[in-house]
RNA sequence: ACAAAGAAAAGGCAAAACACGUGAAAUCGUGUUACGCAAAACCACCGGUCUAAGGGAUUUAUGUUUUUAUAAUGUAUAUCCUAUGACAGCGGAGUCACCUCG
Repeated sequence: ACAAAGAAAAGGCAAAACACGUGAAAUCGUGUUACGCAAAACCACCGGUCUAAGGGAUUUAUGUUUUUAUAAUGUAUAUCCUAUGACAGCGGAGUCACCUCG
């Protein structure tokens, strides 16, 4: 330098649940703890998944304007779409790396 493997030793990470905090939510942080993990380290580039505050479409209710109709518009409600929000412990690409062994 390259490759393999998880048998040993040393150590590492930490799912779910609960508590507190964060956020519109999904999520995330800390603590307790231990389902698992040899990249369960980093990274949203590709696919996928989650959420929908804001934005858009439509429904219903109600108000306003013009003046009377296939009109415009405010508010509330419901459904759907949308990432600019997330997930690296869903897969792939990329980056870096401990021990052992060849």
A computed fold for a 102-nucleotide RNA from Colwellia sp. MB3u-41, annotated as c-di-GMP-I riboswitch aptamer. The model forms 100% of the base pairs in the Rfam consensus. Model confidence (mean pLDDT): 79 of 100. Its Rfam family is "c-di-GMP-I riboswitch aptamer". Rfam describes the family as follows. GEMM was predicted in a large-scale screen for bacterial structured RNA regulatory elements.